A computed fold for a 75-nucleotide RNA from a Candidatus Woesearchaeota archaeon, annotated as transfer RNA. It matches the Rfam family "tRNA". Rfam links the family to the GO term triplet codon-amino acid adaptor activity. Lineage of the source: Archaea > Nanobdellati > Candidatus Woesearchaeota. The sequence is in RNAcentral, with records from ENA.
RNA sequence: GCCGCUGUAGCUCAGCCUGGUUAGAGCGACGGUCUCAUAAUCCGUAGGCCCAGGGUUCAAAUCCCUGCAGCGGCA
Numbered sequence: 001g002c003c004g005c006u007g008u009a010g011c012u013c014a015g016c017c018u019g020g021u022u023a024g025a026g027c028g029a030c031g032g033u034c035u036c037a038u039a040a041u042c043c044g045u046a047g048g049c050c051c052a053g054g055g056u057u058c059a060a061a062u063c064c065c066u067g068c069a070g071c072g073g074c075a
């Protein structure tokens, strides 16, 4: 230098292909339940408008373009 993959909650990820409900799960955090107490269990709460910018569209996490970061391959 070229090619590919990845970037969504504190962490690990799904959702993207095929645009359309208020963006979800597990773990973690916090509160409650239970217990003599702790853990576990069970119930609940908060937390992200999706890497950045632009474009297409009535509507974009999702499609297109550029850039940034990480990983891998080739040279």
Stems, first nucleotide, its partner, number of pairs: 001074007010027004020058001029045004051067005